Predicted 3D model of a 72-nucleotide RNA (transfer RNA) from Arachidicoccus ginsenosidimutans. Its Rfam family is "tRNA". Rfam describes the family as follows. Transfer RNA (tRNA) molecules are approximately 80 nucleotides in length. By type it is a transfer RNA. The sequence is in RNAcentral, with records from Rfam. The prediction has a mean pLDDT of 81.
RNA sequence: GGAUGAAUAGCUCAACGGCAGAGCAGCGCUUUGUUAAAGCGUUGGUUGAAAGUUCAAAUCUUUCUUUAUCCG
Numbered sequence: 001g002g003a004u005g006a007a008u009a010g011c012u013c014a015a016c017g018g019c020a021g022a023g024c025a026g027c028g029c030u031u032u033g034u035u036a037a038a039g040c041g042u043u044g045g046u047u048g049a050a051a052g053u054u055c056a057a058a059u060c061u062u063u064c065u066u067u068a069u070c071c072g
Stems, first nucleotide, its partner, number of pairs: 001071007010024004018055001026042005048064005
């Protein structure tokens, strides 16, 4: 220098163009002599950035940033 993929909650990851979710973590409560475990409830998101298409974009298109792999 070229090719391909990834970026969504604190972490790991989902999500036919039509209400952004799960598990773990956090917080509260119950249970227990205490801790742990278990059960119930709950908080947390400018979907990496900027534009475009569309009635509607996490999703489609373009550029940029970061990152991984491969080629040279």